[in-house]
Predicted 3D model of a 92-nucleotide RNA (c-di-GMP-I riboswitch aptamer) from a Gemmatimonadaceae bacterium.
The sequence was found by an Rfam model in a public genome assembly.
Rfam family: c-di-GMP-I riboswitch aptamer. Gene Ontology term of the family: cyclic-di-GMP binding.
The model forms 100% of the base pairs in the Rfam consensus.

RNA sequence: GAGCGACAAAGGCAAACCCGGUGAAAACCGGCGACGCAAAGCUACCGAGGCUAACGGGCAGAUCACCGCGCUACGCCAGUCGAGCAGCCGAC
Numbered sequence: 001g002a003g004c005g006a007c008a009a010a011g012g013c014a015a016a017c018c019c020g021g022u023g024a025a026a027a028c029c030g031g032c033g034a035c036g037c038a039a040a041g042c043u044a045c046c047g048a049g050g051c052u053a054a055c056g057g058g059c060a061g062a063u064c065a066c067c068g069c070g071c072u073a074c075g076c077c078a079g080u081c082g083a084g085c086a087g088c089c090g091a092c
Base pairs, nucleotide, nucleotide: 003092004090005089012037013036018031019030020029021028022027035079041085042084043083046082047081048080049077050076051075056071058069059068061066
C1' cells in the first nucleotide's frame, strides 16, 4: 500500500413507536428511543429501482365555486441495489 473485517479497542450513525415543527403528500428537521449499520459518510445533475401527486393534462359528474378516477416530478428516498468520491481503527 492492497485485501479483509476480529465476540478487539477508540470514536461514530440511529430503524420503528411517541412528542413538536415544515410540507398537499411522500418525506424532512428537532427531541426521545435503539432495529440495526464497517461506510447507515457524501453524490438523487452517475445508472437502475422505489414513494408521493400539490401544479398540470386526460376521463366522468357538476358547472359559479367544486368533487371522483387515473397519468405526470419539476418533490423525495444514499437505511433498495450497483457505481463514483472522500474517511476511522487494525486481529488476520